Bacterial small signal recognition particle RNA, 87 nucleotides, folded computationally. The model forms 96% of the base pairs in the Rfam consensus.

[in-house]
RNA sequence: GCCUUGGAGCAAGGGUGACCUUACGAAUUGUGUCAGGUCCGGAAGGAAGCAGCACUAAGUUUGCGCCGCUUUGUGCUUCAAGUUUAU
Numbered sequence: 001g002c003c004u005u006g007g008a009g010c011a012a013g014g015g016u017g018a019c020c021u022u023a024c025g026a027a028u029u030g031u032g033u034c035a036g037g038u039c040c041g042g043a044a045g046g047a048a049g050c051a052g053c054a055c056u057a058a059g060u061u062u063g064c065g066c067c068g069c070u071u072u073g074u075g076c077u078u079c080a081a082g083u084u085u086a087u
Base pairs, nucleotide, nucleotide: 001084003082004081005080006079007078008077009076010075011074012072013071014070015069016068017067019065020063023060024059030055031054032053033052038047039046040045
């Protein structure tokens, strides 16, 4: 010096979790608003509240985002050991 094996570091790829982000999301048992109708009242008015709508929860989903964990038949660097070659 070559080759092989192992360790370490940095990157790359895979998986995963958290945060952020996109969208969806309550039949029933979230909140709000409650057409119609119901109830109370002599009336004025009030009460409860279905459907619908809106907001959102659990959950699902989006991401060359960010942070961590983990992994490797990937790359580079480095350290050690072994074989071998030369001096």